[in-house]
Context: one part of a larger RNA
RNA sequence: ACCGGAGAGUUAUGAUUGCGUGCAAGGUUAAGGUGCAAAGACUGGAGCCGUAGCGAAAGCGAGUCUUAAUAGGGCGAUUCAGUACGUAGUUGUAGACCCGAAACCGAGUGACCUAUCCAUGGUCAGGUUGAAGGUGGGGUAAUACCUACUGGAGGACCGAACAAGUGGGUGUUAAAAAACCCUUUGAUGAACUGUGGAUAGCGGUGAAAUUCCAAUCGAACUCGGAGAUAGCUGGUUCUAUCCGAAAUACAUUUAGGUGUAGCCUUGCAAUUAGCUUACUGGAGGUAGAGCACUAUUUGGUCUAGGGGCCCUUCAAGGGUUACCAAAAUCAGAUAAACUCCGAAUGCCAGAUAAGUAUGUGCAGGAGUCAGACGGUGAGUGAUAAGAUCCAUCGUCGAAAGGGGAACAGCCCAGAUCACCAGUUAAGGUCCCUAAAUAUAUGCUAAGUGGAAAACGUUGUGAAGGUGCAUAGACAACUAGGAGGUUGGCUCAGAAGCAGCCACCCUUUAAAGAGUGCGUAAUAGCUCACUAGUCGAGUGCUCUUGCGCGGAUAAUGUACCGGGGCUAAGCAUAUUACCGAAACUGUGGAUGCGUAAGCAUGGUAGGAUAGCGUAGUUAAUGCAAUGAAGGAUGACCGUAAGGACAUGUUGGAGCGUUAACUAGUGAGAAUUCCGGU
Numbered sequence: 001a002c003c004g005g006a007g008a009g010u011u012a013u014g015a016u017u018g019c020g021u022g023c024a025a026g027g028u029u030a031a032g033g034u035g036c037a038a039a040g041a042c043u044g045g046a047g048c049c050g051u052a053g054c055g056a057a058a059g060c061g062a063g064u065c066u067u068a069a070u071a072g073g074g075c076g077a078u079u080c081a082g083u084a085c086g087u088a089g090u091u092g093u094a095g096a097c098c099c100g101a102a103a104c105c106g107a108g109u110g111a112c113c114u115a116u117c118c119a120u121g122g123u124c125a126g127g128u129u130g131a132a133g134g135u136g137g138g139g140u141a142a143u144a145c146c147u148a149c150u151g152g153a154g155g156a157c158c159g160a161a162c163a164a165g166u167g168g169g170u171g172u173u174a175a176a177a178a179a180c181c182c183u184u185u186g187a188u189g190a191a192c193u194g195u196g197g198a199u200a201g202c203g204g205u206g207a208a209a210u211u212c213c214a215a216u217c218g219a220a221c222u223c224g225g226a227g228a229u230a231g232c233u234g235g236u237u238c239u240a241u242c243c244g245a246a247a248u249a250c251a252u253u254u255a256g257g258u259g260u261a262g263c264c265u266u267g268c269a270a271u272u273a274g275c276u277u278a279c280u281g282g283a284g285g286u287a288g289a290g291c292a293c294u295a296u297u298u299g300g301u302c303u304a305g306g307g308g309c310c311c312u313u314c315a316a317g318g319g320u321u322a323c324c325a326a327a328a329u330c331a332g333a334u335a336a337a338c339u340c341c342g343a344a345u346g347c348c349a350g351a352u353a354a355g356u357a358u359g360u361g362c363a364g365g366a367g368u369c370a371g372a373c374g375g376u377g378a379g380u381g382a383u384a385a386g387a388u389c390c391a392u393c394g395u396c397g398a399a400a401g402g403g404g405a406a407c408a409g410c411c412c413a414g415a416u417c418a419c420c421a422g423u424u425a426a427g428g429u430c431c432c433u434a435a436a437u438a439u440a441u442g443c444u445a446a447g448u449g450g451a452a453a454a455c456g457u458u459g460u461g462a463a464g465g466u467g468c469a470u471a472g473a474c475a476a477c478u479a480g481g482a483g484g485u486u487g488g489c490u491c492a493g494a495a496g497c498a499g500c501c502a503c504c505c506u507u508u509a510a511a512g513a514g515u516g517c518g519u520a521a522u523a524g525c526u527c528a529c530u531a532g533u534c535g536a537g538u539g540c541u542c543u544u545g546c547g548c549g550g551a552u553a554a555u556g557u558a559c560c561g562g563g564g565c566u567a568a569g570c571a572u573a574u575u576a577c578c579g580a581a582a583c584u585g586u587g588g589a590u591g592c593g594u595a596a597g598c599a600u601g602g603u604a605g606g607a608u609a610g611c612g613u614a615g616u617u618a619a620u621g622c623a624a625u626g627a628a629g630g631a632u633g634a635c636c637g638u639a640a641g642g643a644c645a646u647g648u649u650g651g652a653g654c655g656u657u658a659a660c661u662a663g664u665g666a667g668a669a670u671u672c673c674g675g676u
Base pairs, nucleotide, nucleotide: 001676002675003674004673005672006671011094012093013092014091015090016089017088018087019086020085021084022083023082026049027048028047032043033042034041053060054059063075064074065073066072097235098234100232104225105224106223107222108221109220115199116198117197118196119195120194121193122192123191124189126158127157128156129154133150134149135148136147137146138145162186163185164184167182168181169180170179201217203213204212210219238610239609240608241607242606243605248261249260250259251258252257262368263367264365265364266363267362268361269360274356275355276354277353278352279350280349281348282347288341289339290338294335295334296333298331299330300329301328305324306323307321308320309319310318311317371396372395373394374393375392376391377390379388380387401412402411403410416588417587418586419585421584422583423582427578428577429576430563431562432561436575438574439573440572441571442570443569449565455549456548457547459546460545461544462543464541465540466539467538468537476533477532478531479530480529482506483505484504487501488500489499512527516525517524589600590599591598592597611665613662614661615660616659617658618657619656620655621654622653629649631646632645633644635642636641
């Protein structure tokens, strides 16, 4: 892992509601007794509930309590039957649907591992170093001191046994639940070790690491309290039918729990209250707008006040201003916490009309309290987030089908069942791939389409405005582009062209006291301007369609689903066709309804009807001419399921009908047991 088996809302006793049955202003027995093969039989009236309430109570009583009260007020009566048993739902108390802690407490068992200690034994090859002391000699006044030998100290040195466990390697379902190999440390000591003994869990022991106390230690192990508790996780077993949620509010030592309400369901009751649209009447201060208030704010005018400067000066005063500037005034603005104004929607109410089928009360049962995304309106954030928090609508949640390449939340559309029928929606119609290589008119040349900004663009289409132009424009080419004069100043120089000032006159078809290059300064080239050649459009500007650049990422083309496309791209218009479980058609099922007809997606959850398993009672059957079980088969039922047939299966019990009772249904629980 697979197969088989086991495996979870039970039982007792109270409460409450529904249903059933008996009796009924009453209902009913409990223990006990009698009795039977077996009783739901007989007896037993204690007790319980109801028939009257009020008061704390004494008590009174259709009233009573409060009170001084005959007032007022509270609770009652004046109208509604209960009770016993059975059964179903729910619930209290019990382990209370099942499995699951870490822990807590009690009583015991452990120091054969290990920690420390006690008693008594044992072990440490070999080599090295050479302390104190001693002796001899030297030396001293005597010590001291020096020297040679002797001596054999040491938590001394090197290094086996022994003890330890430093680094690396191997091993890692190991040979081993800590080892093996190489290397390393101590090795006469606070050394190592045998045997016996001591200390015990609210404890011991500890050269101290919460370390060790039998592969277990921030409190050992065993059994018991014990089915501890678990607002937590997981699991919870047959079928069909009807309806069908919530992820919100308030409260909570509350936030992943719970209570009440909201939303669902079932029964009963009275019923047309409910909803939508139209109409009518209301309340309101949002969007927008505005500046009349509040707050902010730009420029101007006017003019107090302040500052600077000047006159005068004891002070006062006067003048002036490229300064600051209130108020007033003109013009122009901003606002969630501004409003002189002010919608659309929405909300409230209503006579009526049309449509629709809900709505309300009481009672039983729930589940829900983590919501998600999308559109719209706000807040928070960075007008970030698949962010967060509200409002409102939708979908998902609990919704399958078609589209979107794939894709809970987007678009279309809500699956009762069947059909080798038809029509459409969204979306599509070159091939993959069902259907137009459709039609008409344009645009795009970028594979734009098929990813992006500021900004740039003499890419190209469309609509305007405004110049110049057959008295010849724009572009190109040919020719001219002169004189006073090198204007004056400045300057070493300054001659159109470093800079400053001025910018005239003449000849002209035209020509600046000069547009740019250039020179040291001249020179030279060129432009403006003019004529000629040519012969029809040519500049500027504004609005707009489609493009272009800007454009850089990590496994592999990889930003059309692919092929591929110049339309098979984009815009506008038109006609066909394809396309879903939508709609229609035909047939069937179920529910509701007098009928016509309508309805039947569904998680949590409520309600209803059934199938099957084991046993009991009664009735009735089958079976060695073969029961149950097993195998195979094209049968029946909406389903759970149920017949029937067959055999070289099996070999002894088993059904059906009507009731009843449950140890009554497995695929999931890191489930348990067995087998393979």